[in-house]
Context: one part of a larger RNA
RNA sequence: CUGGGCGUAAAGGGCGCGUAGGCGGCUGCUUAAGUCGGAGGUGAAAGCCCGGGGCUCAACCCCGGAACGGCCUUCGAGACUGGGCAGCUAGAGACCGGAAGAGGAGGGUGGAAUACCCAGUGUAGAGGUGAAAUUCGUAGAUAUUGGGUGGAACACCAGUGGCGAAAGCGGCUCUCUGGUCCGGAUCUGACGCUGAGGCGCGAAAGCGUGGGGAGCAAACAGGAUUAGAUACCCUGGUAGUCCACGCCCUAAACGAUGUGCGCUAGAUGUCGGGGGCAUUGGUCUUCGGUGUCGGAGCUAACGUGUUAAGCGCACCGCCUGGGGAGUACGGCCGCAAGGUUAAAACUC
Numbered sequence: 001c002u003g004g005g006c007g008u009a010a011a012g013g014g015c016g017c018g019u020a021g022g023c024g025g026c027u028g029c030u031u032a033a034g035u036c037g038g039a040g041g042u043g044a045a046a047g048c049c050c051g052g053g054g055c056u057c058a059a060c061c062c063c064g065g066a067a068c069g070g071c072c073u074u075c076g077a078g079a080c081u082g083g084g085c086a087g088c089u090a091g092a093g094a095c096c097g098g099a100a101g102a103g104g105a106g107g108g109u110g111g112a113a114u115a116c117c118c119a120g121u122g123u124a125g126a127g128g129u130g131a132a133a134u135u136c137g138u139a140g141a142u143a144u145u146g147g148g149u150g151g152a153a154c155a156c157c158a159g160u161g162g163c164g165a166a167a168g169c170g171g172c173u174c175u176c177u178g179g180u181c182c183g184g185a186u187c188u189g190a191c192g193c194u195g196a197g198g199c200g201c202g203a204a205a206g207c208g209u210g211g212g213g214a215g216c217a218a219a220c221a222g223g224a225u226u227a228g229a230u231a232c233c234c235u236g237g238u239a240g241u242c243c244a245c246g247c248c249c250u251a252a253a254c255g256a257u258g259u260g261c262g263c264u265a266g267a268u269g270u271c272g273g274g275g276g277c278a279u280u281g282g283u284c285u286u287c288g289g290u291g292u293c294g295g296a297g298c299u300a301a302c303g304u305g306u307u308a309a310g311c312g313c314a315c316c317g318c319c320u321g322g323g324g325a326g327u328a329c330g331g332c333c334g335c336a337a338g339g340u341u342a343a344a345a346c347u348c
Base pairs, nucleotide, nucleotide: 003320004319005318006317007302008301012316014201015200016199017198021194022193023192025088026087027086028085029084030083031082033081034080035077036076037075038074039073040072041071042070049065050064051063052062053061054060091191092188093187094186095184096183097182098181099180103177104176105175106174107173108172109171110154115149116148117147118146119145120144121143125136126135162169163168206247207246208245209244210243211242215241216240220236221235222234223233258315259314260313261312262311263310266293267292268291269290270289271288272287273286274285275284276283277282297304298303321348322347323346330341331340332339333338
């Protein structure tokens, strides 16, 4: 540079915002950079290729042609792309009216349960297991009643329900706040799509400083099991799990399926909104979401199938046999743990 690809074979970046760049709706006028046509110049010769010829042939040599994919100048064309001008409203956005929601941040607050403390009742066991033991208990446990303290999580509602870009979000309430959907068609007039770098967000674990600590629980200790048992089971138990602030930046970060737009049979459930008819339950229709089944098509098959993996367009990311290896070295980032970028020898 080029081809074929990326649900499960290697391959979609964890997710968003957005810079450069790439790409970009309808109509008219204009320009003539791209584009197309004519003419001219140049593209040295030799060589390569084709035709012919000369050395007895060939190598070699000679003649002619083609080619030299190109560049420049000039005249012209005006469909398409680009530039300029003017206009449009179907894309996009704004506005008005309505709607649903565990979307985010902060404050307040509630009940159940576990644990602990105090007090009452009460007495010999409790706990735990496959069975046991470690363990707790006559210094009164377990059970039960009343009172209190503290932390964490929110049963039922709850639903292939909802919201969010993803990570993720669930008691109730208040304040602040983001996005989405439906209806109207008042406004702007292409303001759009994608997005290398960049910036931001990013479960859990982990790290720093300070707090907190009920339950759970790596490590650790003990009891069992076992040939052993650095496990599975049991009794304990510290980091941690929680909060504030600052880091880390990974994941089976998964729909293993990048984003946006258009087009291409249906059936059925459900969530949010609108409309028509009927009107106590209904039914038809429309827009947006979320499921199941399924046609054509696609697919190696499995499957997918208007939420595409179908048919197309635009842009980005990524793959190119297995191991070595997501490693070494170097760079960048990090307090560290490590992350990211990312080979080769060798080997099959």
The part of an RNA shown here (small-subunit ribosomal RNA, central domain) has 348 nucleotides and comes from an uncultured organism. The prediction has a mean pLDDT of 90. Rfam family: Bacterial small subunit ribosomal RNA.